Predicted 3D model of a 267-nucleotide RNA (Bacterial large signal recognition particle RNA) from a Candidatus Bipolaricaulota bacterium.
The sequence was found by an Rfam model in a public genome assembly.
The coordinates come from a structure-prediction model, not an experiment, and the mean pLDDT is 80.
Of the family's consensus pairs, 84% are formed in the model.

[in-house]
C1' cells in the first nucleotide's frame, strides 16, 4: 500500500405513554439510506435510546465533552375572563289574569243632532170583551133492554060447569141509559189560541216616535295600578377556555474551545 472480516455509524430534541428506558402518536428543528410491524401496542431493564429484513460507509471529515445563543415544549405562582353549573328574585326584559277615572294611539257613530232629560208605543206580567179552534151540553138521524122498561100479546098456564075473566114469555111496535154519525142556531167550558179591543201593573235592558238641550258617545290597544309566572339580562357562589406576566426545568438548529479516530487475518 492492497484485499477480507469485526467493533461502530447511516439525525436530534420536547410532550404524551410507562415503575422506568426507547419506538409507534403529537409538536419543534431542518435534510438526514430503504422496506415491514406496533395503543387493550411492540422491544427492553438503568452502559435500558425499537424489533426483523435489505443496502451503504467503515481513517471518511466523522464522533465525543464544556460553554454561549436559543426555536419550542413542560412545571409553579399570578393576571384575564369567553363559557358551563347552582342559587336568588330588588331592578330591567318577556309573559298570564284583572282594573283602567285622567292622558296617548287607532277604528266607528255624531250639527241630516251625540250624551242627557221628558212624554208615549212595543217587547214582559195579570184580568176582561170579541173572534178562531177543541170539548161538553143541546139539536137531527140511526142503533139500543132474555127478565128486574112500556104497549100489544099467538102458543102454553091459572080461575070457572059454561059464558067468560086474569097474569103473562117469545115475536112485533116503541122508549130510557148508552153508543155511532152529522150540525154549530142556543148554552157552558179550555189554553204556549189571535197582524183583535179595553183596563191594570212592571221596566227604563232593548226597539221605536214626538219634544227640550247642544258636543260628545262608543270599541280595541297603550300608559299606569294590582296579583302571579319564566329565569334572558343584572346580582351571588363555584368552576373555568383563549390570551398574557414572572420564575424554574429540558432544549433542536447555530457559534466558540478542547479531545478522539480502533481491532484481527492474508498478500
Nucleotide at each position: 500500500c492492497c484485499g477480507u472480516g469485526c467493533a461502530g455509524g447511516c439525525g436530534g430534541g420536547g410532550g404524551g405513554c410507562u415503575a422506568g428506558c426507547g419506538g409507534u402518536c403529537c409538536c419543534c428543528u431542518g435534510g438526514a439510506u430503504c422496506c415491514a410491524c406496533a395503543a387493550c401496542c411492540c422491544g427492553c431493564u438503568c452502559u435500558a435510546g425499537g424489533u426483523g429484513g435489505a443496502g451503504c460507509c467503515g481513517a471518511u471529515g466523522g464522533g465525543c465533552c464544556u460553554c454561549c445563543c436559543g426555536a419550542g415544549a413542560g412545571g409553579u405562582c399570578g393576571g384575564g375572563g369567553a363559557g358551563a353549573c347552582g342559587g336568588a328574585a330588588c331592578c330591567g326584559g318577556c309573559u298570564g289574569g284583572g282594573g283602567c277615572a285622567c292622558c296617548c294611539c287607532g277604528g266607528g257613530c255624531g250639527a241630516u243632532g251625540a250624551c242627557g232629560g221628558u212624554c208615549g208605543a212595543g217587547c214582559c206580567c195579570c184580568c176582561u170583551g170579541c173572534g178562531a179552534c177543541g170539548c161538553a151540553c143541546a139539536c137531527c138521524g140511526g142503533u139500543c133492554a132474555a127478565c128486574c122498561c112500556c104497549g100489544c100479546u099467538a102458543g102454553g098456564c091459572c080461575c070457572g060447569g059454561a059464558a067468560g075473566g086474569g097474569a103473562g114469555c117469545a115475536a112485533c111496535g116503541g122508549u130510557a141509559c148508552g153508543c155511532c154519525g152529522g150540525u154549530c142556531c142556543c148554552u157552558g167550558u179550555g189554553g204556549g189560541u189571535g197582524a183583535u179591543a179595553g183596563g191594570g201593573g212592571a221596566c227604563c235592558c232593548c226597539u221605536u216616535g214626538g219634544c227640550c238641550c247642544g258636543a260628545g258617545c262608543u270599541c280595541g290597544g297603550g300608559c299606569c295600578c294590582c296579583c302571579g309566572g319564566c329565569g334572558c339580562g343584572c346580582c351571588c357562589g363555584c368552576u373555568g377556555a383563549a390570551c398574557u406576566g414572572a420564575c424554574c426545568c429540558c432544549g433542536a438548529c447555530g457559534g466558540a474551545g478542547g479531545c478522539c479516530c480502533g481491532c484481527a487475518c492474508g498478500g

Background
Rfam family: Bacterial large signal recognition particle RNA. For this family Rfam cites "SRPDB: Signal Recognition Particle Database" (Rosenblad et al., Nucleic Acids Res, 2003).